[in-house]
RNA sequence: GCCCCUGUAGCUCAGAGGAUAGAGCACCGGUUUCCUAAACCGGGUGUCCCGUGUUCGAAUCACGGCAGGGGCGCCA
Numbered sequence: 001g002c003c004c005c006u007g008u009a010g011c012u013c014a015g016a017g018g019a020u021a022g023a024g025c026a027c028c029g030g031u032u033u034c035c036u037a038a039a040c041c042g043g044g045u046g047u048c049c050c051g052u053g054u055u056c057g058a059a060u061c062a063c064g065g066c067a068g069g070g071g072c073g074c075c076a
Stems, first nucleotide, its partner, number of pairs: 001072007010025004018056001027043005049065005
């Protein structure tokens, strides 16, 4: 330098054009307990990496960036 894959909650991931984006774990508040843990009840806490575009409508499609991973090459 070229090609491919990935980027969504704190972590691991789902969501394959339709309105208000979800799950598990973690976390926070409460109940209980002498206290802690467990259990139970309640809570999503988010710039869907960024920008532009397409569309009535974009996490989803296109283009350009950025970041991470992998493959190939160059540096004779």
A computed fold for a 76-nucleotide RNA from an uncultured SAR202 cluster bacterium, annotated as transfer RNA.
It matches the Rfam family "tRNA". The family's RNA type in Rfam is transfer RNA.
The coordinates come from a structure-prediction model, not an experiment, and the mean pLDDT is 80.